Small-subunit ribosomal RNA, 5' domain from uncultured Sulfobacillus sp., 524 nucleotides, folded computationally. Its mean pLDDT, the model's own confidence on a scale to 100, is 81. The source organism's lineage runs through Bacteria, Bacillati, Bacillota, Eubacteriales and Sulfobacillus.
[in-house]
Context: one part of a larger RNA
RNA sequence: GGACGAACGCUGGCGGCGUGCUUAAUACAUGCAAGUCGAGCGGGAGCGCUUUCGGGCGUUUCAGCGGCGGACGGGUGAGGAACACGUGAGUAACCGAGCCAGGAGUGGGGGAUAUCGGGCCGAAAGGCGCGGCAAUCCCGCAUACGGCGCUCUCGGGGCACCGAGGGCGGGAAAGGGAACCGAAAGGAUCCCGCUCGUGGGGGGGCUCGCGGCCCAUUAGCUAGUUGGGGGGGUAACGGCCUGCCAAGGCGACGAUGGGUAGCCGGCCUGAGAGGGUGAACGGCCACACUGGGACUGAGACACGGCCCAGACUCCUACGGGAGGCAGCAGUAGGGAAUCUUCCACAAUGGGCGCAAGCCUGAUGGAGCAACGCCGCGUGAGUGAAGACGGCCUUCGGGUUGUAAAGCUCUGUCGGUCGGGACGAGGGCGGCGGGGGGACCCGCCGCGGGACGGUACCGACCCAUUGAGCCCCUGCUAACUACGUGCCAGCAGCCGCGGUAAGACGUAUGGGGCAAGCGUUGUCC
Numbered sequence: 001g002g003a004c005g006a007a008c009g010c011u012g013g014c015g016g017c018g019u020g021c022u023u024a025a026u027a028c029a030u031g032c033a034a035g036u037c038g039a040g041c042g043g044g045a046g047c048g049c050u051u052u053c054g055g056g057c058g059u060u061u062c063a064g065c066g067g068c069g070g071a072c073g074g075g076u077g078a079g080g081a082a083c084a085c086g087u088g089a090g091u092a093a094c095c096g097a098g099c100c101a102g103g104a105g106u107g108g109g110g111g112a113u114a115u116c117g118g119g120c121c122g123a124a125a126g127g128c129g130c131g132g133c134a135a136u137c138c139c140g141c142a143u144a145c146g147g148c149g150c151u152c153u154c155g156g157g158g159c160a161c162c163g164a165g166g167g168c169g170g171g172a173a174a175g176g177g178a179a180c181c182g183a184a185a186g187g188a189u190c191c192c193g194c195u196c197g198u199g200g201g202g203g204g205g206c207u208c209g210c211g212g213c214c215c216a217u218u219a220g221c222u223a224g225u226u227g228g229g230g231g232g233g234u235a236a237c238g239g240c241c242u243g244c245c246a247a248g249g250c251g252a253c254g255a256u257g258g259g260u261a262g263c264c265g266g267c268c269u270g271a272g273a274g275g276g277u278g279a280a281c282g283g284c285c286a287c288a289c290u291g292g293g294a295c296u297g298a299g300a301c302a303c304g305g306c307c308c309a310g311a312c313u314c315c316u317a318c319g320g321g322a323g324g325c326a327g328c329a330g331u332a333g334g335g336a337a338u339c340u341u342c343c344a345c346a347a348u349g350g351g352c353g354c355a356a357g358c359c360u361g362a363u364g365g366a367g368c369a370a371c372g373c374c375g376c377g378u379g380a381g382u383g384a385a386g387a388c389g390g391c392c393u394u395c396g397g398g399u400u401g402u403a404a405a406g407c408u409c410u411g412u413c414g415g416u417c418g419g420g421a422c423g424a425g426g427g428c429g430g431c432g433g434g435g436g437g438a439c440c441c442g443c444c445g446c447g448g449g450a451c452g453g454u455a456c457c458g459a460c461c462c463a464u465u466g467a468g469c470c471c472c473u474g475c476u477a478a479c480u481a482c483g484u485g486c487c488a489g490c491a492g493c494c495g496c497g498g499u500a501a502g503a504c505g506u507a508u509g510g511g512g513c514a515a516g517c518g519u520u521g522u523c524c
Base pairs, nucleotide, nucleotide: 001524002523003522004521006520007519008518009517010516013376014375015374016373017372018371019369020368021334026332027331028330030329031328032327035068036067037066040065041064043062044061045060046059047058048057049056050055075287076286077285085211086210087209088208089207090206091205094204095203099200100199101198103196104195105194106193107141109139110138111137116131117130119128120127121126148169149168150167151166152165153164154163155162156161175192176191177190180187181186213259214258215257220250221249222248225247226246227245228244230242231241232240262284263283264282265281266277267276268275269274289310290309291308292307293306312323313322314321315320340366342365343364344363348362349360350359351358352357379409380408381407382406389400390399391398392397414461415460416459417458418457419456423451427446428445429444430443431442432441433440434439468513469512470511471510472509474493475492480507481506482505483504489496490495
């Protein structure tokens, strides 16, 4: 000198864009943060219409069964020195829900059960019998090109594999629907699904080479340890696990132990080499009160799921229960220190749904904070009797100083009034077109903005409403006077102060930066 997620002191006008618990991964009141689908299914309740008084239809709503989603998105950095990360390879050792393309199919039966009714237990949380019903719930049967297992033949190959063909065996499924047809019941050319299989796309698991901390005042470490063959397990290789056999494996090229730490793209600095760092944004990892465990599922060993144990908090009728903000706000505590218990789903994105739509503290915005960067303003021109006042003085004067006043002008900002967005394309209804498809396009109509009556534009009013902070011995730009008298004090270093102090304090003046200026801390 530069930099900062800064803090502290003094000061403080506006706007844009960013940033904002670095400490206690401390404890948390309250609200919200993940639901959705009635076009899978049967019921309860309300309302309306109708009724042959049994009921039927329509609509709204509720929980339940069922499906998809809750493994994404959001937070944090505790742990971890490890294939965790980065980079480059491998998988002939693997998975793959939803999406897309091609292929084949969707036949016929059976069963259970929640909601419900009724009975009971409990303070509650909740639970137990009994009865009965549905499905895209569950289970057989049929069929199955292909796929799977065994086996045979041929071809290829990196020879534990791939492709083609034959035989045998075993193996699937679920229906719903506006528009359409029909008088209706209903139907299925149509749409949404379902099953088997192939490929694509995106995603992931596993393995390996290389790379990036400190301590040798840590020198030896190791029994599932190292390898084999049998078995198990997994989507998959593997001591991953198990029984048997062998005795190996690692280490001064630093094993083992200890300390510290999320890693990277990047960021800061520097001419570079390098050094430091890992806030925000993006990628990966790990964690979700602490420890352990599995279940479901395409995917979890699962932040707002389950079970067990523990600590803590809360409720209780004392028998027993409930909870987990390292989601968004917010509270207490800790601390030098870090924000609103805000608005909206209008946009972008996500979940569900045919859709309308619903949900979304993701996100879009607003609020607070000079915390940072950038921009703007606090006026411009003219004005010498060089006014008054202040300070200094050799008492002549000098300086503050064109500075002020005065005059002319402008109106950024501010105030009042008026107009007023871009962000909106989608969507829905109608008509039409393109593509192999996911989908895309054109015309008409309807309708849609949290921010926000904001930005912006126009008119009018007024030079008012708006400057501080640090420094002035040298380094280092800027000097005098008074006070003080090794006192009070200053100080980054050298050093100032003991009676004329340019170094302390005050004042005039000056220098520097400026809505900031200094100080402290840290890095280069």
Its Rfam family is "Bacterial small subunit ribosomal RNA".